[in-house]
Molecule: SAM riboswitch aptamer (S box leader)
Organism: soil metagenome
């Protein structure tokens, strides 16, 4: 940079010990221990077997993920009891290439 995919899933361990949730703004986890690492556990993108026209099963080798819909909103449009609720969008994150 291109393609997908981002509503579901996943611990009552254990180890350190001050922030984190990508920016901004809210709103929230947090010393009843977050975040991070270990183990565990989830899923199945690629990948290996079976199978085949295809559609698809199995298994977990290489990622990934394990509060909150991408935690909401940020820019536009619908709708309109005026801040709801609906779509695209922008940016993010993952995987392949």
């Nucleotide at each position: 940079c291109u393609u997908a995919u981002c509503a579901a899933g996943a611990g009552u361990g254990g180890g350190u010990g001050a922030g984190g949730g990508a920016c901004g703004g809210g709103c929230c986890c947090g010393a009843u221990g977050a975040c991070c690492c270990c183990c565990g556990g989830c899923a199945a993108c690629c990948u290996g077997c079976c199978a085949a026209a295809g559609c698809g099963g199995c298994a977990a080798g290489g990622u990934g993920c394990c509060a909150a819909c991408c935690c909401c909103c940020g820019c536009g449009g619908a709708u309109c009891c005026a801040g709801u609720u609906c779509c695209g969008g922008c940016g993010g994150a993952u995987a392949a290439g």